């Protein structure tokens, strides 16, 4: 860079830690935030990849949590498009957009 693929309703700090004004991707909302944002440290969550253990019809399934990522307000905070249902409000399904892993250029 953006191609492929899987997942995205669960889970996770009342740290006397450092620091100090922003943050929730963009835009529009609506929110969070000096009762401390983001970041760092540390503990934590999960289990995508590696390693390891068990099973297996060799597709994969289960476990573990040492290593590489990732995550910890609100459903991916809400929004857009199509279809179905509905008197409406709206609900559901799919797509788009986005995020993360693995792989690719």
């Nucleotide at each position: 860079c953006a191609g492929u693929u899987a997942u995205c309703a669960a889970g996770a700090g009342u740290g006397u830690g450092c620091u100090g004004a922003g943050g929730g991707g963009c835009c529009g909302g609506c929110c969070c935030u000096g009762u401390g944002a983001a970041g760092c440290c540390u503990g934590c969550c999960a289990a995508c990849c590696u390693a390891c253990c068990g099973g297996g019809u060799u597709a994969c399934c289960g476990g573990c949590a040492a290593g590489g990522u990732g995550g910890a307000a609100a459903g991916u905070c809400c929004g857009u498009c199509a279809g179905a249902c509905g008197a409406a409000a709206g609900u559901c399904u799919g797509a788009a957009a986005g995020a993360u892993g693995a792989u690719g250029c």
A computed fold for a 105-nucleotide RNA from a Chloroflexota bacterium, annotated as SAM riboswitch aptamer (S box leader). It matches the Rfam family "SAM riboswitch aptamer (S box leader)". Gene Ontology term of the family: regulation of gene expression. Its mean pLDDT, the model's own confidence on a scale to 100, is 82. The source organism's lineage runs through Bacteria, Bacillati and Chloroflexota.